Background:
Small-subunit ribosomal RNA, 3' major domain from an uncultured bacterium, 473 nucleotides, folded computationally. Model confidence (mean pLDDT): 86 of 100. The full RNA is in RNAcentral, with records from Greengenes.

Context: one part of a larger RNA
RNA sequence: UGACGGGGGCCCGCACAAGCGGUGGAGCAUGUGGUUUAAUUCGAAGCAACGCGAAGAACCUUACCAAGGCUUGACAUCCCCUUGACAGAUGCAGAGAUGUAUCCUCCUCUUAUGAGGCAAGGGAGACAGGUGGUGCAUGGUUGUCGUCAGCUCGUGUCGUGAGAUGUUGGGUUAAGUCCCGCAACGAGCGCAACCCUUAUCCUUAGUUGCCAGCAGGUAAGGCUGGGCACUCUAAGGAGACUGCCGGUGAUAAACCGGAGGAAGGUGGGGAUGACGUCAAAUCAUCAUGCCCCUUAUGUCUUGGGCUACACACGUGCUACAAUGGCCGGCACAGAGGGUUGCUACCUGGUGACAGGAUGCUAAUCUCAAAAACCGGUCUCAGUUCGGAUCGGAGUCUGCAACUCGACUCCGUGAAGCUGGAAUCGCUAGUAAUCGCGCAUCAGCCACGGCGCGGUGAAUACGUUCCCGGGCCU
Numbered sequence: 001u002g003a004c005g006g007g008g009g010c011c012c013g014c015a016c017a018a019g020c021g022g023u024g025g026a027g028c029a030u031g032u033g034g035u036u037u038a039a040u041u042c043g044a045a046g047c048a049a050c051g052c053g054a055a056g057a058a059c060c061u062u063a064c065c066a067a068g069g070c071u072u073g074a075c076a077u078c079c080c081c082u083u084g085a086c087a088g089a090u091g092c093a094g095a096g097a098u099g100u101a102u103c104c105u106c107c108u109c110u111u112a113u114g115a116g117g118c119a120a121g122g123g124a125g126a127c128a129g130g131u132g133g134u135g136c137a138u139g140g141u142u143g144u145c146g147u148c149a150g151c152u153c154g155u156g157u158c159g160u161g162a163g164a165u166g167u168u169g170g171g172u173u174a175a176g177u178c179c180c181g182c183a184a185c186g187a188g189c190g191c192a193a194c195c196c197u198u199a200u201c202c203u204u205a206g207u208u209g210c211c212a213g214c215a216g217g218u219a220a221g222g223c224u225g226g227g228c229a230c231u232c233u234a235a236g237g238a239g240a241c242u243g244c245c246g247g248u249g250a251u252a253a254a255c256c257g258g259a260g261g262a263a264g265g266u267g268g269g270g271a272u273g274a275c276g277u278c279a280a281a282u283c284a285u286c287a288u289g290c291c292c293c294u295u296a297u298g299u300c301u302u303g304g305g306c307u308a309c310a311c312a313c314g315u316g317c318u319a320c321a322a323u324g325g326c327c328g329g330c331a332c333a334g335a336g337g338g339u340u341g342c343u344a345c346c347u348g349g350u351g352a353c354a355g356g357a358u359g360c361u362a363a364u365c366u367c368a369a370a371a372a373c374c375g376g377u378c379u380c381a382g383u384u385c386g387g388a389u390c391g392g393a394g395u396c397u398g399c400a401a402c403u404c405g406a407c408u409c410c411g412u413g414a415a416g417c418u419g420g421a422a423u424c425g426c427u428a429g430u431a432a433u434c435g436c437g438c439a440u441c442a443g444c445c446a447c448g449g450c451g452c453g454g455u456g457a458a459u460a461c462g463u464u465c466c467c468g469g470g471c472c473u
């Protein structure tokens, strides 16, 4: 000077408390450990590994294993020789890679010999190649403390010096935010603001919206003429600044209450992450030093594995029912996607879906809501709850669903009656609950991830205690 203390003081945070809903028990999904295996590729390891890298493991991916092949190589540059190819089609052998045979087959200049280009095959070597090792050699990127309010510098002053001061103190704030004081005076990185979005209004603009007002038309319908009033869309602007009033306060900063206002004291949300810490993570995104392999640790292929299963843990989904299940009727979103695509409508099928057919390169067409609401039924039961598991029959994608896909129908109908110790999330359009969309993607093991809207609570006395953090001592 720091760090630490079951030392002290002050202060924050869903940290506790007050509440609501979960996890821990069940079944299933998924990740991990362990075990097994020819292989179950590798990494991630308290918080900050474990629905994580993976925003898509049947082949491919794929790095692993077995077997079969290749050796200047699957890929790049250079040299020599040969050929006119390569690609494509067909036959044969083969699991395929591949081998072999047949057909087909270049361009420019030209003295018609050749030169050049391009491509393939062969050869020699320089080299290629490596998801091989080291994240404790590194760059880059990322997590975390933490969106916590801190971390520093110049000059001056003090101290022999390490250093101190400033940054401490009195108030105040979400904030080293601001005010006052002070041997300090200033400054930088952070804070805040500037950026995006959302909430109100105005202007501009109308192939979305509107019968709002007029006309026509329909079984109905912005369907048509017509019009930008409203809604909306998307560009510009206005608006919020403690600006105004009262009170408290050191007359300060600020705080409390009020008015006006769509919005009030950072309005809500996002992006934004200081100096640093953890030899934190990543050599498997990429790059890279050094080391290692070079007829193999490279490369091609077929099949298998990453999907195993006594067990243990994490994260989720579905339930255990009546605030419910089932049947019928009937409304209302937002944000997105769509031409190898989304598909209205019709027909067939119980259905997944199939066959036709139409619109849309999309504010134009389409994917396309559920809970809610209305009526009926069930009457507390392992049930008309719950849907695992298994049997059978199918649909679709794809070269191919055996290992190992999703979906549909019929049958089957397991555990489970609210979960021990313990533990998690959340303070408002939040929790809870309901569905919808997208990326990846042929399909999909998505119950995941990222978004979107619908319905819509309870509670906070307080800071003694638990956890983490800040300042002074």
Base pairs, nucleotide, nucleotide: 007473008472009471010470011469012468013467015463016462019426020425021424022423023422026318027317028316029315030314031313032312033311034309035308042053043052064304065303066302067301068300069299070298073127077126078125079123080122081121082120083119084118088103089102090101091100092099093098106117107116108115109114129293130292132291133290134289138287139286140282141281142280143278145276150189151188152187153186154185155184156165157164158163169180170179171178195270196269197268198267200238201237202236203235204234205233206232209228210227214225215224216223241264244258245257246256247255248254320419324378325377326376327375328374329373336367337366338365341360342359345356346355347354348353385416390411391410392409393408394407395406396405432455433454434453435452436451437450438449